[in-house]
Overview
A computed fold for a 476-nucleotide part of an RNA from a metagenome, annotated as small-subunit ribosomal RNA, 3' major domain. Rfam family: Bacterial small subunit ribosomal RNA. Its mean pLDDT, the model's own confidence on a scale to 100, is 83. The full RNA is in RNAcentral, with records from SILVA.
Context: one part of a larger RNA
RNA sequence: UGACGGGGGCCCGCACAAGCGGUGGAGCAUGUGGUUCAAUUCGACGCAACGCGAAGAACCUUACCUGGGCUCGAAGCGUAGUGGACCGAGGUAGAAAUAUCUUUUCCCCGCAAGGGGCCGCUACGUAGGUGCUGCAUGGCUGUCGUCAGCUCGUGUCGUGAGAUGUUGGGUUAAGUCCCGCAACGAGCGCAACCCCUAUUGCCAGUUGCCAUCAUUCAGUUGGGCACUCUGGCGAAACCGCCCCGGAUAACGGGGAGGAAGGUGGGGAUGACGUCAAGUCCUCAUGGCCUUUAUGUCCAGGGCCACACACGUGCUACAAUGGUUGGUACAAACCGUCGCAAACCCGCGAGGGGGAGCUAAUCGGAAAAAGCCAAUCCCAGUCCGGAUUGGAGUCUGCAACUCGACUCCAUGAAGCUGGAAUCGCUAGUAAUCGCAGAUCAGCACGCUGCGGUGAAUACGUUCCCGGGCCUUGUACA
Repeated sequence: UGACGGGGGCCCGCACAAGCGGUGGAGCAUGUGGUUCAAUUCGACGCAACGCGAAGAACCUUACCUGGGCUCGAAGCGUAGUGGACCGAGGUAGAAAUAUCUUUUCCCCGCAAGGGGCCGCUACGUAGGUGCUGCAUGGCUGUCGUCAGCUCGUGUCGUGAGAUGUUGGGUUAAGUCCCGCAACGAGCGCAACCCCUAUUGCCAGUUGCCAUCAUUCAGUUGGGCACUCUGGCGAAACCGCCCCGGAUAACGGGGAGGAAGGUGGGGAUGACGUCAAGUCCUCAUGGCCUUUAUGUCCAGGGCCACACACGUGCUACAAUGGUUGGUACAAACCGUCGCAAACCCGCGAGGGGGAGCUAAUCGGAAAAAGCCAAUCCCAGUCCGGAUUGGAGUCUGCAACUCGACUCCAUGAAGCUGGAAUCGCUAGUAAUCGCAGAUCAGCACGCUGCGGUGAAUACGUUCCCGGGCCUUGUACA
């Protein structure tokens, strides 16, 4: 100087407390461990691994296993040789890869010799490796933590390590600001500048909108751009104004006005560093290993196994509910290799059909909870839907291993969950649906979007984590 203390002081955080809803019990989904297996590819392991890499394993992917092939090799470039266009069609063997056969067949310059172009084959020079080492590395990322810290120059003090500044009195979300001070300044962080959102003015008015006038089944059409909305430029919030407190300061409390009030709400933004944290399987890369194989092509299988254990979710156990009928209101987003309406067929998944749309124009699109009625009457039920049998639909070369969905039948566990444990302070929790990426197909996951919409916070003694000062130390 740090680190540590079941030392002290001050302060903060859904850290506790106060509340609301969960997990832990059930069934299923998914990840992991374990076990099994020819293989169940690999990585990730307290927080910070475990719906994680994977924004989507039937083949492919694919790295694993079994078997069948290749060795200038799956690709590109250069040189030399050789053949002919390339493309296309067909046969044989085979699981395919592949091997082989038949057929069709060149272009440009040039009289020719020959040269050039294109493609294939052969040889040579280069290959290849998701093999190992993340404890050799770059890059990227997580974490403490959006915590308020981390430092430097000069000066001063100290023999020196170092200190001072950065401590102190206040204050703040903040090393934020004020005052003081052997310090005076400065940098990286904080804040602001950026984006979205809440109010409004101006400009603009189609594909959007409709107050007034006509018109219609319908903003459908004429008309209009006031309103809604869209999207560009502005305004607006600064403790600015008033009162009180305070050192007259910084600032704090209250009030007015205001759409918004003290950082308005949300996002992006992550200092010096820590964990030899993670990643050699994104990529790059040193070293090592491999080279008729640890490379590469193909078929099939596996990654989907199942006495069990754990994590994360979904659906429930019901009446604030289930079922049936009617009826209302979103936002965001996607669509030409596509979204697909009307209409017809089917109980349905779906099929036929193809208008319109490169989309404020057309379509996906039905929002759901809600509301209005009816019914069920507390029961393992008209709750719950697992499982299983049968029949189908769609995607795709192909749904056996191993897809999703539909219909009929079946109708398991489950009556609110032990010890323990998690999230959340407001348009939040809870609850309800919608869309998107990936994607042929496949979503209870993920990322967004809106609808309905709470309870509670006395307080900081205690648990956890963190910041500053101080003290002890046999630790570095």